[in-house]
Formats: sequence, C1' cells, structure tokens
RNA sequence: GCCCGCGUAGCUCAGUCGGCAGAGCGCCAGACUCUUAAUCUGGUGGUCGUGGGUUCGAGCCCCGCCGCGGGCU
Repeated sequence: GCCCGCGUAGCUCAGUCGGCAGAGCGCCAGACUCUUAAUCUGGUGGUCGUGGGUUCGAGCCCCGCCGCGGGCU
C1' cells in the first nucleotide's frame, strides 16, 4: 500500500426485507429474611465510532475518515 471483518447502554452482544432502538449481566429501590447471600418485583439506562449522501423515513443502503482485529505484498 491493497483486501476482509468488526465498532449499538457501564460490560457481553441481538436488531431479519429501511418504518417505536432491545436482551442478558450490572446499577438503584422494594418484597422476602433475625441479618447477608440467593430468589422475586419494579426502576435505571444510548450522539447506534465520526462526517457527508440517498430516501417521506437510515442502527440497517452508498462514499470519505478514525479505531480495533485478521490476511496479502
């Protein structure tokens, strides 16, 4: 230098064919318990890496850039 994959909540990751952004864990509160843990209930969460483009509408499609991982030379 070229090619491929990935980037979404504090962490690990879903999100199908473009149409309300989600789960588990975590955290907070409550129930239960003599207390703690466990369990149960409720709550808490987002510049979807970044800048543009297409579209009535973009996490998703197109282009540039950044970061991480891998491959080729």
Molecule: transfer RNA
Organism: Schistocerca gregaria